The prediction has a mean pLDDT of 80. The RNA shown here (c-di-AMP riboswitch aptamer (ydaO/yuaA leader)) has 151 nucleotides and comes from a Bacillota bacterium.

[in-house]
RNA sequence: AGCCAAAUCGCUCCGGGCGCAAGCCCGCAGCGAGCGGGGGAACCGUCUUCCGGGGCGUAUGUCGCCGGACUCCGGCCGCUCGGUCGGUGCGCAGCGACAGGGGCACCCUCGCCCGAGCCCGUCAGCUCACCCCGCCGGCACAGAGGGGUGU
Numbered sequence: 001a002g003c004c005a006a007a008u009c010g011c012u013c014c015g016g017g018c019g020c021a022a023g024c025c026c027g028c029a030g031c032g033a034g035c036g037g038g039g040g041a042a043c044c045g046u047c048u049u050c051c052g053g054g055g056c057g058u059a060u061g062u063c064g065c066c067g068g069a070c071u072c073c074g075g076c077c078g079c080u081c082g083g084u085c086g087g088u089g090c091g092c093a094g095c096g097a098c099a100g101g102g103g104c105a106c107c108c109u110c111g112c113c114c115g116a117g118c119c120c121g122u123c124a125g126c127u128c129a130c131c132c133c134g135c136c137g138g139c140a141c142a143g144a145g146g147g148g149u150g151u
Base pairs, nucleotide, nucleotide: 001149002139003138004137008033009032010031011030012029014027015026016025017024018023034135035134036133037132038131039130044125052123053120054119055118056117060099061098062097063096064095065094070089072087073086074085075084076083077082101114102113103112104111106147107146108145109144110143
């Protein structure tokens, strides 16, 4: 020596701003490079399709507790729909534990944190050629010690 993330770099046209000028900055459109993602043969694999299926992403799995909703049983009210109380079952959300995963530029040790969200639309295994898409957004006095690398 900024961080997460693929999310960066360069060139050109046009518009605007600064500047005496050389130039610089911002915006828009296009092109290229780079990075990332998806589709897509043969061979191989899978035979599994409403309990639909699939993709991006670390963001998954198991177990326990559990007041919602729902199921069942019983009491009471109503006597027609239903209402109410208690118990049982199941378990959404939530909480906790364990396993496994991600981040704090790289490695080790310790420490800390995350464990979301979104998309396709009945449809996709892998996959040469080939085709398509994205380059957003969010954060920070930010962990410490040692080592290595780079400048």